The RNA shown here (small-subunit ribosomal RNA) has 1491 nucleotides and comes from an uncultured rumen bacterium.
[in-house]
């Protein structure tokens, strides 16, 4: 950095798709290690449990457990003593009181529970970013400085007693601390109110200082070291308010807004303020987008781009907001408080049913919910954090371990050496490739792991959860550690099998219908690599929203056209400002990220230090080109005036004439009209026609012209009136007034509504008539709304120059409308200038067609519009409209394409030039009949198979009686009927016999084959066995070769160089002429060149010459003889438009003549150019793949191929007299053929033919008679025509004529009188006709191939048909008109609008109710402190009432979503059905607006 797709192919347009980078992901497969990291993206859903805020006894009373001591109760009891009853008693145990010690748990009282930690649900805001202000403000704990603590009082709360109550909790009484509460008292540099006054700023103001008045303060512990406690004033820290600037989408959200905007005043607030309240004024926001309404936490960033820009807001940091929802306040320095409190709801839990409890969006975990996200873990050792004086105490903050490939970085799964290229795979031409140095093997290393043993740093006293963890040693062993995905093209990698539109792939193009590099397996190869793939999301690429960086003539795009309001741009000169802009400094722009250098972890990710970035904002000094903005000025831009013009400009009114129609009369008679023809229709009741008067509506011929006017739509006969603009000249006035113009307003063909008129002509709808398979079209003959006025709506058109408006530049050439100016004698011509309309053209430009001073050039301002096709200009909603309907205007879903020019083909019921027996003109036929023969049909046990428009059908077949034969039907074989190759034999084999339909099978069996030799033997040959194998006329001619047809013997098809186009391609090859011909001339960007075409080759036709047998004969025959002659076969000549007029371009060339046997390629004949039909054969032969292998392969016999209502090709033979039939003759041919053969004379048969067997392997013999000819005779008839059929007898072939030959003779004696629609062949030695002979072949042509014979007609012509060929045109066609392709109906499937409705869900509104609670107010009750001697009082509590006030109800709207009989279009879908509307003149030009 691009690359794939639209084409037959090109360029351009365009949209889809891919390659790349990311990720809190996921999901397949698969997993060794470590090191940093990250980890509920959904249910702000619900949570069992357990921990996450305590602390301080140096602030207070009070003090359990326990020890100590003392009393003392009871037991037990060493032991002494004893009257044995008992006493005394160390000790020990157990309780009671008292001291002390101890200090749990509660308590009162401080600081901390507003930090820290979590989550994004709501905010589109001053919330958050950024820069500023607060003279409008608060600040605990720290710091710094002055200063100060003096005297006093009541009471509570734990405890106790009583009691409520399940329980949670309380409720009453006694008592009692404090650094708790209260009162004095001091007191200012505080506070408050006054007078006065510096400075200083000004919008209220703020600061200093004097004086006077009133106010208000504390706490005390102690281990003696200290801490703490109050005022006050300043610092630092952290809030709080306000403001500029920025910050999603949607106008199918256009108005919004009563505390709303402002004032005056009072209230509250720390603090300004409608914050709140009373008044009062009508005000505020809004197209520079307000209200709604959707989505959304904001940032630094973070990921992607070159970059501008676009996405994202995880973890880390900042700053908001929340703590189950919703309200509320208390406390406090700080909250309207996540682990406080009240309230209301909804859940959940207990409950004794009266009440209570409770909130992980703290750390773990749990359930749900999802594709999806962790351990109920250890430690305060480290950093932080509260409390404490401090030891310490908490601290799921944090450090740290656990789990997960979740990411990023890192290492490893071994290294060298090894060829017989090992075996196995797998492929294959079978040689061999490849796998693959790979492996085995041989020799090593130990990184990771394993074992053992040391053993940190983190702590510079001690105190380590990580952790015996990092690292180090050592030891052993290659042993424990490779997979994933692709491999048509984009993309880097290819065979083989399998499947056979099947089953799959697939990102986008596309693969897959039997040889798939595309399914799937499998070798082999690519890539990455502990990951690989996919799946989603962002950005790229995508200049495909284009600020950098894009368009609107045809590809999507210019509004239908004006006027204009905002807004936007704006003409010379001097000049102040200094808002943009530029320079300079100054602050800020957190940290982290990024970056650049350098340092730590062995690297590296990661970490650290320093730099530098943070492109921004805001303050300042400055500078003034340029924009701006204030003065002055000017004339060229703009507009006034003067003078003059052209015109279908507009409106109203008036009037004219041709011409249709109708009415009246008048002549007039069968017709008229219409059409491709033709009917419908008018007409003898008098049409048409014709004349003459009349009516009455529209329209304005000639002039009339790419002429003229108009903004566009338009506008066209004359006068008249009033009236818009434009052009020229001029240069007198004004001075930039001026261009565009979103919204707005006007104005707008036709149709088409409304109301009245009006109606001739024409003419939707309709009605007939044609036409047609149909014809609701088209042609016809009628006809109504319209069409015309007048008012008033509609606003659309393919309303187009498919080109928006100004300006201003940029070669020319020629035409035309108006008007000036100069020359001219002069309207004329000429020059020259403005303004308008055309057509060529150069540079530019453009995909390319074009455009080209009337740009689609340059260039500069403005407005509108575009952003794949289709859905759809469709649907909802608004606006507008009497309606029709119009502006505006989407999705969902669907496709990989639509669509522009342009090229080459093909096509065209487009055009134009030319050839052909194309077609005219002629002969002679085909279709009618018999008969053969091939086809299709049918039928059959089989009727074997192929060919199927021309280009299959007397075709493969130049010949089916067995063979052939592939078929069928029975009978039989199975290494075979046929090849080759092992082994063993020479037993066989021919030949007879006998059985059988025969294949075959049994029996006998004779000579004892052939070939080579080194004599051993080998090979032929044949048998017998075993396997490879043969065999297949089995499929596929759409797998091929090879051959052929055809289009066509048509004049076509390329190429190299040039050259021209961006390209594909064109040029040459076109054009003028000519010719059979792309033959030839001649012109030209072509010049040459090659396959075709002609020539060269074979035959004919003329002449020479040479040769002559078997051929010929001037020799009278024969024999001989000769080669002149005919002939045979070799050679050579001859024909080149060469020669002569003409005519043509001085060419080619043509046309006529001469001479010539022959004349314009002399006649024929081989020869077939690139290519077209997936054109025919696989059955001629070859041959890949598949298939059959005791059968689809092999032999036999018989029977099909020959059947037979029927159809159609081909041909033969007739219908007769140009002919039949008898006769005649020594009439006349060419070309072949011939040994298993042709076969003469001769004879014998009516004949076929038989017998016979001379000559011939051929110019020598034979087939071989040639036939049409010529005589007679038959007279028009189913005949003396025609000859099928059928019967008797025969004749050849041949193992064998029954199915199924061929000939003969006698007899029979069909259909048939020239043949409808429709067709074919022939242009001269042709057509017709006549016959001969060939191949096939035993035998079998009316078929086929050559041969001569006799031998004609007509061609004017190229309009029509058919083919072709060149040049142009048009296409939506490219499988190429047998193309494309539209719409209805019918079906299945999607998705989506309407819908009586039904169910939610969201913001408001209006009213009801009115819970905590704060404010206000109180006459009710209570009430320590302070006053009062006391009555009271002040002060406070509690009620109570009120204002405000969530949830809650009620109630009507909006809005938004699901869902709903039925319906209304749309999209898709495999070969449905009916028509054919478009593409060509698409058969009625096509479109576009309307009915």
């Nucleotide at each position: 950095a691009g690359a794939g797709u639209u084409u037959g192919a090109u360029c351009a347009u365009g949209g889809c798709u891919c390659a790349g980078g990311a990720u809190g992901a996921a999901c397949g497969c698969u997993g060794g290690c470590g090191g940093c990291g990250u980890g509920c993206c959904u249910a702000a859903u619900a949570c069992a449990u357990g921990c996450a805020a305590g602390u301080c006894g140096a602030g207070c009373g009070a003090g359990a457990a326990g020890c100590c001591a003392a009393u003392u109760u009871g037991a037990a009891g060493c032991g002494u003593u004893u009257u044995c009853g008992g006493a005394c008693a160390a000790u020990u145990c157990u309780g009671u009181u008292u001291g002390g010690u101890g200090g749990a748990a509660a308590g009162c009282g401080g600081c901390g529970g507003a930090c820290g930690g979590g989550u994004g649900a709501g905010u589109a805001a001053c919330g958050c970013g950024u820069a500023g202000g607060c003279a409008a403000c608060c600040u605990g704990c720290c710091c710094u400085u002055a200063g100060c603590a003096g005297a006093g009082g009541g009471a509570u709360a734990g405890c106790c007693a009583u009691u409520g109550g399940a329980a949670a909790c309380g409720a009453u009484g006694a008592u009692u601390a404090a650094a708790a509460c209260c009162u004095c008292a001091u007191a200012a540099u505080g506070c408050c109110g006054g007078u006065u006054u510096u400075a200083c700023a000004c919008a209220u103001g703020u600061u200093g200082g004097a004086c006077c008045g009133g106010c208000c303060a504390a706490a005390g512990a102690u281990u003696u070291a200290u801490c703490g406690g109050c005022u006050a004033a300043g610092g630092a820290u952290g809030g709080g308010c306000c403001u500029g600037c920025g910050u999603c989408u949607g106008a199918u959200u256009a108005a919004c807004u009563a505390g709303u905007u402002g004032g005056u005043g009072a209230g509250g607030u720390a603090a300004c303020g409608g914050c709140u309240c009373a008044c009062c004024a009508a005000g505020g926001u809004g197209a520079c987008g307000a209200u709604c309404a959707g989505u959304a936490g904001c940032c630094g960033a973070c990921c992607u781009g070159a970059g501008a820009g676009g996405g994202u807001g995880a973890u880390c940091g900042g700053c908001c907001a929340c703590a189950u929802u919703g309200g509320a306040a208390c406390u406090g320095a700080g909250a309207c408080a996540c682990g406080g409190u009240c309230c209301a709801a909804a859940c959940u839990u207990c409950u004794a049913c009266g009440g209570a409890a409770g909130g992980c969006a703290g750390c773990a975990g749990u359930a749900a919910g999802g594709a999806a996200u962790c351990u109920u873990g250890c430690a305060c050792a480290a950093u932080g954090g509260g409390g404490g004086a401090a030891a310490c105490c908490c601290u799921g903050a944090u450090g740290c371990a656990g789990c997960a490939a979740c990411g990023c970085c890192g290492c490893g799964u071994g290294a060298a050496c090894g060829a017989u290229g090992a075996a196995g795979g797998c492929c294959u031409u079978c040689g061999g490739g490849u796998u693959g140095u790979a492996a085995a093997c041989c020799u090593c290393u130990g990184u990771c792991u394993u074992u053992g043993g040391g053993g940190a740093c983190g702590a510079u006293a001690a105190u380590g959860a990580c952790g015996g963890u990092a690292c180090c040693c050592a030891a052993g062993g290659a042993g424990g550690a490779a997979g994933c995905u692709c491999c048509g093209g984009c993309u880097a990698a290819c065979u083989a099998c399998g499947u056979g539109c099947c089953a799959g792939c697939a990102g986008c193009c596309g693969c897959g219908g039997u040889a798939a590099u595309a399914c799937g397996u499998a070798g082999g190869g690519a890539g990455c690599g502990a990951g690989c793939g996919u799946u989603g999301u962002c950005c790229g690429g995508a200049a495909u929203u284009a600020c950098u960086g894009g368009g609107u003539g045809u590809a999507a795009a210019g509004g239908g056209a004006g006027c204009g309001u905002a807004g936007g741009c704006g003409g010379g000169a001097c000049u102040g400002c200094a808002a943009g802009u530029c320079a300079g400094g100054u602050g800020u722009g957190a940290a982290a990220u990024g970056u650049a250098g350098g340092g730590g972890c062995u690297c590296a990710a990661c970490c650290c230090c320093u730099g530098c970035c943070c492109u921004g904002c805001a303050c300042u000094u400055g500078a003034a080109a340029c924009u701006g903005u204030g003065g002055u000025u000017c004339u060229u831009g703009a507009g006034u005036g003067a003078a003059g013009u052209a015109g279908a400009g507009g409106u109203a009114a008036g009037c004219g004439g041709a011409a249709u129609u109708c009415c009246u009369a008048g002549u007039g008679u069968a017709g008229c009209g219409g059409u491709g023809a033709a009917a419908u229709g008018c007409g003898u009741a008098g049409a048409u026609a014709u004349u003459a008067g009349g009516a009455g509506g529209a329209a304005c011929a000639u002039c009339a012209g790419u002429g003229g006017c108009g903004a566009a739509g338009g506008c066209g006969g004359c006068u008249u009136a009033c009236u818009g603009g434009g052009c020229u000249u001029u240069a007198a006035c004004u001075g930039a007034c001026g261009c565009u113009g979103a919204g707005g307003c006007u104005c707008g063909a036709a149709a088409g509504c409304g109301u009245g008129g009006g109606g001739a002509g024409c003419a939707a709808a309709c009605a007939g008539g044609a036409u047609u398979a149909g014809a609701u079209a088209c042609c016809c003959u009628g006809g109504u709304a319209g069409u015309c006025c007048a008012c008033g709506c509609c606003g659309u058109a393919a309303a187009c120059g498919a080109u928006g408006a100004u300006u201003a530049c940029u070669a020319g050439g020629u035409g035309u409308g108006g008007g000036g100016g100069g020359a001219c004698u002069g309207a004329c011509c000429c020059c020259u200038u403005c303004c308008g309309u055309g057509c060529c053209g150069c540079a530019g430009c453009a995909a390319a067609c074009g455009c080209a001073a009337u740009a689609a050039g340059u260039a500069a301002u403005c407005c509108a519009c575009c952003u794949g096709g289709g859905g759809a200009g469709u649907a909802c909603g608004g606006c507008c409209g009497c309606a029709a309907g119009g502006c505006u205007g989407a999705a969902a879903c669907u496709c990989a394409a639509a669509g522009g020019a342009a090229u080459u083909g093909a096509c065209g019921g487009g055009g134009g030039c030319c050839c052909g027996c194309a077609c005219a003109a002629g002969c002679a036929g085909u279709g009618g009949a018999g008969u053969a023969u091939g086809u299709g049909g049918u039928u059959u046990a089989a009727u074997u198979c192929g060919a199927a428009a021309c280009a299959a059908c007397g075709c493969g077949a130049a010949g089916a009686a067995c063979c052939u034969u592939a078929c069928c039907a029975g009978g039989u074989c199975u290494u075979g009927a046929c090849a080759u190759c092992g082994u063993a034999c020479g037993c066989a084999u021919a030949g007879c016999a006998u059985a059988g339909a025969g294949a075959u099978a049994u029996g006998u069996g004779a000579a004892a084959u052939c070939c080579c030799u080194u004599c051993g033997g080998g090979g032929a040959c044949g048998u017998a066995u075993a396997g490879a194998c043969a065999g297949g006329u089995g499929g596929u001619g759409c797998a091929u070769g090879g051959u052929u047809g055809u289009c066509g013997u048509c004049a076509g098809c390329u190429c190299g160089u040039g050259u021209c186009g961006u390209g594909a391609g064109a040029u040459g090859u076109u054009g003028g002429g000519u010719u059979a011909a792309g033959u030839c001339c001649c012109g030209c960007a072509a010049c040459g060149a090659g396959c075709g075409c002609a020539a060269c080759c074979c035959u004919u036709a003329c002449u020479g010459u040479u040769a002559g047998u078997u051929g010929c004969u001037a020799c009278g025959c024969a024999a001989g003889a000769g080669c002149a002659c005919u002939c045979u076969a070799g050679c050579a000549g001859g024909a080149c438009u060469g020669c002569c007029g003409u005519u043509g371009a001085c060419a080619a060339a043509a046309c006529g003549g001469a001479g010539g046997a022959a004349g314009g390629u002399g006649g024929g004949g081989a020869u077939g150019a690139c290519g077209u039909c997936a054109a025919a054969u696989c059955a001629u032969c070859a041959u890949g793949c598949c298939c059959c292998u005791u059968a689809u392969g092999a032999c036999c016999u018989g029977g099909g191929c020959u059947a037979c209502a029927c159809a159609c090709g081909u041909a033969c033979u007739a219908c007769a007299a140009u002919g039949g039939c008898u006769g005649u003759a020594a009439a006349c041919a060419g070309a072949g053929g011939g040994a298993a053969g042709c076969a003469a004379a001769a004879u014998g048969g009516u004949g076929a033919c038989a017998u016979g067997g001379a000559g011939c392997a051929a110019a020598a013999c034979c087939c071989u008679a040639a036939a049409a000819g010529c005589a007679g005779u038959c007279u028009u008839a189913g005949u003396u025509c025609g000859g099928a059929u059928u019967g008797u007898a025969g004749g050849c072939u041949g193992c064998a004529a029954c199915c199924c030959g061929c000939c003969u003779a006698c007899a029979u004696g069909a259909a048939g009188u020239c043949g409808g629609a429709a067709u074919u062949g022939c242009u001269a030695g042709u057509a017709a006709u006549c016959g001969c002979a060939g191949a096939u072949c035993a035998g079998c042509a009316u078929g086929c191939u050559g041969c001569g014979g006799u031998g004609a007609a007509u061609a004017c012509g190229u309009u029509c048909c058919c083919g072709g060929g060149c040049c142009u045109u048009g296409u939506a066609c490219a499988c190429a008109c047998c193309g494309c392709c539209c719409g209805u109906c019918a079906c299945g499937c999607c998705a989506u609008g309407g819908g009586a409705g039904u169910c939610g869900g969201u913001a408001a509104c209006a009213c009801c109710c009115g819970a905590a609670g704060c404010c206000u107010g109180u006459g009710u009750u209570c009430u320590a402190a302070c006053c009062g001697c006391a009555a009271g009082g002040a002060g406070g509590a509690a009620g109570c009432a009120g204002u405000c006030g969530a949830a809650g109800g009620u109630g009507g709207g909006a809005u938004u979503g699901a869902u709903g009989a039925c319906u209304g279009g749309g999209g898709u879908g495999a070969a449905g059905u009916c028509g054919u509307a478009a593409c060509a003149a698409g058969g009625u030009a096509a479109c576009c607006g309307u009915a």

Rfam family: Bacterial small subunit ribosomal RNA. Rfam links the family to the GO terms structural constituent of ribosome and ribosome. Model confidence (mean pLDDT): 83 of 100.